A computed fold for a 354-nucleotide part of an RNA from a metagenome, annotated as large-subunit ribosomal RNA, domain IV.
Its mean pLDDT, the model's own confidence on a scale to 100, is 86.
Its Rfam family is "Bacterial large subunit ribosomal RNA".

[in-house]
Context: one part of a larger RNA
RNA sequence: CCAGGGUUAAGGAACUCGGCAAAAUGCCCCCGUAACUUCGGGAGAAGGGGGGCCGGAUUUGUCAAUGCACUUGCUGCAAGAAGCAAUGAUGGCCGCAGAGACCAGGCCCAAGCGACUGUUUACUAAAAACACAGGUCCGUGCGAAGUUGUAAGACGAUGUAUACGGACUGACUCCUGCCCGGUGCUGGAAGGUUAAGGGGACGGGUUAGCACGCAAGUGCGAAGCUCAGAACUUAAGCCCCAGUAAACGGCGUGGUAACUAUAACCAUCCUAAGGUAGCGAAAUUCCUUGUCGGGUAAGUUCCGACCUGCACGAAUGGAGUAACGACUUGGGCGCUGUCUCAACCAUGGACUCG
Numbered sequence: 001c002c003a004g005g006g007u008u009a010a011g012g013a014a015c016u017c018g019g020c021a022a023a024a025u026g027c028c029c030c031c032g033u034a035a036c037u038u039c040g041g042g043a044g045a046a047g048g049g050g051g052g053c054c055g056g057a058u059u060u061g062u063c064a065a066u067g068c069a070c071u072u073g074c075u076g077c078a079a080g081a082a083g084c085a086a087u088g089a090u091g092g093c094c095g096c097a098g099a100g101a102c103c104a105g106g107c108c109c110a111a112g113c114g115a116c117u118g119u120u121u122a123c124u125a126a127a128a129a130c131a132c133a134g135g136u137c138c139g140u141g142c143g144a145a146g147u148u149g150u151a152a153g154a155c156g157a158u159g160u161a162u163a164c165g166g167a168c169u170g171a172c173u174c175c176u177g178c179c180c181g182g183u184g185c186u187g188g189a190a191g192g193u194u195a196a197g198g199g200g201a202c203g204g205g206u207u208a209g210c211a212c213g214c215a216a217g218u219g220c221g222a223a224g225c226u227c228a229g230a231a232c233u234u235a236a237g238c239c240c241c242a243g244u245a246a247a248c249g250g251c252g253u254g255g256u257a258a259c260u261a262u263a264a265c266c267a268u269c270c271u272a273a274g275g276u277a278g279c280g281a282a283a284u285u286c287c288u289u290g291u292c293g294g295g296u297a298a299g300u301u302c303c304g305a306c307c308u309g310c311a312c313g314a315a316u317g318g319a320g321u322a323a324c325g326a327c328u329u330g331g332g333c334g335c336u337g338u339c340u341c342a343a344c345c346a347u348g349g350a351c352u353c354g
Stems, first nucleotide, its partner, number of pairs: 001349003005345004010340002014338001019335001027051005036041001038171001052093004059086004066078004070073001094098001106333007113325002118130002134169007146155003172320004177251003182248002184244005191239003197233002203227004209220004252268004278312001279309001290306005
């Protein structure tokens, strides 16, 4: 010096990002126990007292005799000695100390998030993440939808809409506003558009032949074969018309009152509609350590308000909420070598000498 331990004057968180670590609490009995609450809890709340050994008053349980009753029984009722057991007032004894060692909750107040018990990154994350019961929507009528497989088949399910599959939300309480213009989904079928196919008008190529020509060749050209192909006909889809937001999503601007300020009020150049209830410097607030209040001698954190919401907001749920949490944040009591400020002790190492 390192590791794991022990003790410490006075102070007691002044340490530190932060009481990290340590200390403290700890068992049994008795008394006592708040806000709040979903009436179950909260609660071992909190906070107090007692605890060894010896003697032992009192009271109680059990119970032999005994008595009474009748339905005469292994009956019922009463009473209750000794013994045993429980209780333990009170007195005494010893020690520094009586749950004498080991073992063995620290507690309270307030806020955020998640209701809860659970689950998770095997080897840096246990959480506010996932799940959850509950809620809603959508699909599915049974050879179900869905999943898997080329198929046969299998699962779903030896189930049958109080069932099964998918999506979102996430106990409970109070609630869940407006917008269907865009995208999606569902329904509709009048009209428009639209593929292959059907259809085959018109046109082209080839050429038996015919005509002209001295010849070379030129022109016309049936059938067949062949190329191209208009009108017309024709589905879903799309356009179109409706519905639908616990589907994806969205939720303005300008002006106005006799100080100023503000706007009950007005308008609609914009829009599909212009953010309702509730909450709000918030796990969301940039400016910002906003302003005011509380707590401190002093508080960028915290709590309560305000509202100017850069950029909350209603199942991508909104606001609350008892209980719960190795969660996060702030405060207090107790307690302490965390610190002022360090010291000493023992053990095992490192190191030095041998």